């Protein structure tokens, strides 16, 4: 000092231009003498600003954090 990647819920990950999902968790019921587990319902996210488009998690730009390679 040079190039690459990633950043989406509490936390693990999906979704290559058209209603943002599942898992797990958390609350709340059914069950149960009781608790577990099993079932049902409910909560909750797209790192920051810009741009482009009717329409952006998704294309560009910058800047933040993390990680790599290389000097």
């Nucleotide at each position: 000092g040079g190039g690459a990647g990633c950043u989406u819920a509490g936390u693990u990950a999906a979704a290559u231009g058209g209603u943002a999902u599942a898992a797990u968790g958390c609350u709340g019921g059914u069950c149960u003498c009781c608790a577990a587990a099993a079932c049902c319902a409910g909560c909750g996210u797209c790192g920051u600003a810009g741009g482009u488009u009717c329409g952006a998690u998704u294309c560009c730009u910058a800047c933040a954090g993390c990680u790599c390679c290389u000097g």
Transfer RNA from Berkelbacteria bacterium GW2011_GWE1_39_12, 71 nucleotides, folded computationally. Rfam family: tRNA. Rfam describes the family as follows. Transfer RNA (tRNA) molecules are approximately 80 nucleotides in length. The RNAcentral record of the sequence draws on ENA. The coordinates come from a structure-prediction model, not an experiment, and the mean pLDDT is 83.